[in-house]
Context: one part of a larger RNA
RNA sequence: UUGGGUGUAAAGCGUCUAUAGGUGGCUUUUUUAAGUCCGCCAUCAAAUCCCAUGGCUCAUUCCUGGACAUGCGGUGGAAACUACCAAGUUGUAGUACGGUAAGGGCAGAGGGAAUUUCUGGUGGAGCAGUGAAAUACAUAGAGACCGGAAAGAAUGCAAAUGGAGAAAGCACUAUGUUGGGCCGAAACUGACACUGAGAGAUGAAAAAUAGGGGAGAGAAUGGGAUUAGAUACCCAGUAGUCCUAGCAAUAAGCGAUGGAUACUAGGAGCUGUGCAUAUCGACCCAUGCAGUGUUGUAACUAACGUGUUAAGUAUUCUGCCAAGGGAGUACGUUUGCAAGAAUAAAACUC
Numbered sequence: 001u002u003g004g005g006u007g008u009a010a011a012g013c014g015u016c017u018a019u020a021g022g023u024g025g026c027u028u029u030u031u032u033a034a035g036u037c038c039g040c041c042a043u044c045a046a047a048u049c050c051c052a053u054g055g056c057u058c059a060u061u062c063c064u065g066g067a068c069a070u071g072c073g074g075u076g077g078a079a080a081c082u083a084c085c086a087a088g089u090u091g092u093a094g095u096a097c098g099g100u101a102a103g104g105g106c107a108g109a110g111g112g113a114a115u116u117u118c119u120g121g122u123g124g125a126g127c128a129g130u131g132a133a134a135u136a137c138a139u140a141g142a143g144a145c146c147g148g149a150a151a152g153a154a155u156g157c158a159a160a161u162g163g164a165g166a167a168a169g170c171a172c173u174a175u176g177u178u179g180g181g182c183c184g185a186a187a188c189u190g191a192c193a194c195u196g197a198g199a200g201a202u203g204a205a206a207a208a209u210a211g212g213g214g215a216g217a218g219a220a221u222g223g224g225a226u227u228a229g230a231u232a233c234c235c236a237g238u239a240g241u242c243c244u245a246g247c248a249a250u251a252a253g254c255g256a257u258g259g260a261u262a263c264u265a266g267g268a269g270c271u272g273u274g275c276a277u278a279u280c281g282a283c284c285c286a287u288g289c290a291g292u293g294u295u296g297u298a299a300c301u302a303a304c305g306u307g308u309u310a311a312g313u314a315u316u317c318u319g320c321c322a323a324g325g326g327a328g329u330a331c332g333u334u335u336g337c338a339a340g341a342a343u344a345a346a347a348c349u350c
Stems, first nucleotide, its partner, number of pairs: 004321003007304002012318001014202004021195003025089002028087002032083001034082002036078006043071001050066003054062001093189003097184004104178004109173002111155001115151008126137001163170001209245004216241001221236004258317006266295002269292006299306002324349002332343004
């Protein structure tokens, strides 16, 4: 080394696209002979190891001869497998076609409820808040009730165990525009596929830049209480939260589970769409594909649990891990306006 792992112990890049590379359908046919296999040749120092003689009385030992020898090179063949050449095929994949579901994205437009403010009216002493209070608001008329106006943000019910999206994330209404999925049929292409180092794109919240906006709630901050203290509670309230344009690139970015393919018991659901049956029509019943939850057999697992959406059985590509601390730190480099981010040690300790 053959022969380690990665849900929770260290370990899956936040997600996707794709270059190099790696891997790759058919019992199809052909070519070549690189890998592969077989024969021969050359080489593979001596000693050692093994075998057979011989010499020290034997042995250890010594001498002689033979054998062995991965590998590398040359040469002649084999052609099943991998690869290569040429042709074919349709099951992978894709294109066109017929349907279909959806909070998928973007843009401008419109709506109602609530809140706050302003304004008009009624009215006349409190209101608000707490464990209890006070600050605050209020006779310059608050709070309450009834009209009118404005503003900004969020979209009640339907709503689900539901939907679509690569993820982040997505929900009032209709319109425009645009991306993807699924089902059906089988016309076309004919392996065009999978993964993916670097690379590129996208990426919640908070932060920072410029210009707008500012209703509500609200870091910081001020005041009032409580208390040993009171950064918590109460009253106010700035940034930010919203929009536009760039920046940033991180999250317990979680299913703590990388992608693809095939195979391996069932049961009862939901979503989309077929087929068949039935009917006046719709359900029901039987059944296929795609998705999404639940229970559970075999198997796996340290256990918990997973279990056709695998953490089972296999193949393939890729990221990552190697006791704890030091440390996701220092130095250097890249990147950013900055805050920081990315890459990433060692001494020492135990």
This is a predicted structure of a 350-nucleotide part of an RNA (small-subunit ribosomal RNA, central domain) from Solanum raphanifolium. Taxonomically the source falls in Solanum (Eukaryota, Magnoliopsida, Gunneridae, Pentapetalae). It matches the Rfam family "Bacterial small subunit ribosomal RNA". Gene Ontology terms of the family: structural constituent of ribosome and ribosome. The RNAcentral record of the full RNA draws on SILVA.